[in-house]
RNA sequence: GCGGAUGGCUGGAUGGUCGCGGCUUUGGCAACAAAGGCGAGGAAAGUCCGGACUCCACAAGACAACGGUGCCGGGUAACGCCCGGCUGGGGUAACCCAAGGGAAAGCGCCACAGAGAACAGACAGCCCUUGCAUGCAGGGGUAAUGGUGAAACGGUGGGGUAAGGCCCACCGCGCAUUUGGCAACACGUGCGGCAUGGCAAGCCCCACCGGGAGCAAUGCCAAAUAGGGGUUUCAUAUGGGCGUCUUGCCCGUGAGACCCGGGUUGGCAGCUAGAGGUGUCUGGUAACAGGCAUCGUAGAGGAAUGGUCAUCAGGGGCGGGGCAACCCACCCUUACAAAAUCCGGCUUACAGGCCGUCCGCGCAU
Numbered sequence: 001g002c003g004g005a006u007g008g009c010u011g012g013a014u015g016g017u018c019g020c021g022g023c024u025u026u027g028g029c030a031a032c033a034a035a036g037g038c039g040a041g042g043a044a045a046g047u048c049c050g051g052a053c054u055c056c057a058c059a060a061g062a063c064a065a066c067g068g069u070g071c072c073g074g075g076u077a078a079c080g081c082c083c084g085g086c087u088g089g090g091g092u093a094a095c096c097c098a099a100g101g102g103a104a105a106g107c108g109c110c111a112c113a114g115a116g117a118a119c120a121g122a123c124a125g126c127c128c129u130u131g132c133a134u135g136c137a138g139g140g141g142u143a144a145u146g147g148u149g150a151a152a153c154g155g156u157g158g159g160g161u162a163a164g165g166c167c168c169a170c171c172g173c174g175c176a177u178u179u180g181g182c183a184a185c186a187c188g189u190g191c192g193g194c195a196u197g198g199c200a201a202g203c204c205c206c207a208c209c210g211g212g213a214g215c216a217a218u219g220c221c222a223a224a225u226a227g228g229g230g231u232u233u234c235a236u237a238u239g240g241g242c243g244u245c246u247u248g249c250c251c252g253u254g255a256g257a258c259c260c261g262g263g264u265u266g267g268c269a270g271c272u273a274g275a276g277g278u279g280u281c282u283g284g285u286a287a288c289a290g291g292c293a294u295c296g297u298a299g300a301g302g303a304a305u306g307g308u309c310a311u312c313a314g315g316g317g318c319g320g321g322g323c324a325a326c327c328c329a330c331c332c333u334u335a336c337a338a339a340a341u342c343c344g345g346c347u348u349a350c351a352g353g354c355c356g357u358c359c360g361c362g363c364a365u
Stems, first nucleotide, its partner, number of pairs: 001361010012312007020039002023036005041336001045347002048345005053214004058248006066210005071085005086100001087098004101205002106203002108199003123146002125142008154171006173192005179186002218269004228260007239251003276295008313334005319328003
């Protein structure tokens, strides 16, 4: 200098003027007025996970159904999240990805091609042998060579053979085990048949976890109507309230289903002080935890935070001056996007600018 990987920050600023919403203080019976300060995000999006909170299911326990997660250790209120490792895969590397338990419990699938796709197989070929006879028919051995395919019952090299793990060395595979590690696992050693596909993000098996609905939850006040009507099922001292069972509890003329009709659509709360933010110290590889100090940072209610003028800033283009750095003038442009109960994550979108660390290549000193 070029290319690549990864982490973080920002994503407009200032002033004038008009306008909007909450809060505090003052004045006012009130309406309202004045002053002060505050007022959209890193993703507010997706609604994919986990909760706080609220109500419901009659409660407790066990089981079933259904759903989710899936290597080890740690963090967290919790998680399918985060951190650190292990294993496998990609990449020269920095790094990135993972769908990471079980295929010897069972079932199922692998099109076409091919002889044969898992209790697989001999098409061509190679070798031995029998019969007839110069070529055909049969039997045996083989999976090294060729062909088909995404994938064909180990790989490389050597010895021997007709050929072949037939034999040997190394690798691979299986079993056992020293050592290191909390562990997942790893290096090593020994023995051995030298035979044992893939898919479980196919059903399934195993381990662990899980009640439902959601701020349109829910609570209070005010007002109004018709404490309305009809049909039907079970039961009537037993029945019902859970998917099943046990133990309790509750209702007990009980437990439902369907249809017609009427009233209410108003106000207040929930509503923002939280598993909160910021700074710093201690512990820890880290995620994170704790201590101290400090701050008060939207709360609308059909939904507020905006319009306009001027100047500046970032980026790009063109022209002029200048050796260059740079200066002047003009034009264009400045991303994704908007709270609605709140929080912890994940995923997706993002013009431009800035900072850090690491890897590879080239050059110079």
Molecule: Bacterial RNase P class A
Organism: Aliiroseovarius sp.